[in-house]
């Protein structure tokens, strides 16, 4: 140098262009003498950066950064 992959919540992952979601985990609250545990609740997001396309975009196109990986 070229060519796949991938990047969404603190972490792990989901969402066939039409309200961004679980799980753990932090935090309240039940329970216990108390903590662990269990049981329950809600918070919590500039969906890697910038542009494009669409009425509407995590999804679809472009460039660029980060991570892996393969070829030369």
């Nucleotide at each position: 140098g070229c060519c796949c992959c991938g990047c969404u919540a603190a972490c792990u992952c989901a969402a066939u262009g039409g309200u961004a979601g679980a799980g753990u985990a932090a935090c309240g609250g039940c329970c216990u003498u108390u903590u662990a545990a269990g049981c329950c609740g809600g918070u919590g997001g500039u969906u890697g950066u910038a542009g494009g396309u669409u009425c509407a975009a995590a999804u679809c196109c472009u460039a660029c950064g980060c991570g892996g990986g393969g070829c030369a």
Background:
A computed fold for a 72-nucleotide RNA from a Candidatus Pacearchaeota archaeon, annotated as transfer RNA. It matches the Rfam family "tRNA". By type it is a transfer RNA. NCBI's taxonomy places the organism under Archaea, Nanobdellati, Candidatus Pacearchaeota.